[in-house]
Molecule: Glycine riboswitch aptamer
Organism: Heyndrickxia coagulans
RNA sequence: AUGAGAAUAAGAGGAGAGACUGCAUUUUUUGCAGCGCCGACGGAGCAAGCGGAAACGUGAAUCUCUCAGGCAAAAAGACUCUUAAUUUGAC
Numbered sequence: 001a002u003g004a005g006a007a008u009a010a011g012a013g014g015a016g017a018g019a020c021u022g023c024a025u026u027u028u029u030u031g032c033a034g035c036g037c038c039g040a041c042g043g044a045g046c047a048a049g050c051g052g053a054a055a056c057g058u059g060a061a062u063c064u065c066u067c068a069g070g071c072a073a074a075a076a077g078a079c080u081c082u083u084a085a086u087u088u089g090a091c
Stems, first nucleotide, its partner, number of pairs: 005087002008084006018035001020034005036071003042067001043065003049058003
């Protein structure tokens, strides 16, 4: 069961943190340096438990760290919903 769940596409919603300072460049912009911050793309780390005689291994995230990324707008954005089509068969 008038179909849980998984996964794909499109659309919609979607937080946080300096429109910081200096130098250069410069139409808008951009580059370098400096200090201060953010976590919900990505990345990294681990508890109990489980395995093992032990050493160790395995072990999740919206937790933690901020490498990258971001700190007006834009872009991106975990996650949620709707629609379409497929798969599977239960929460």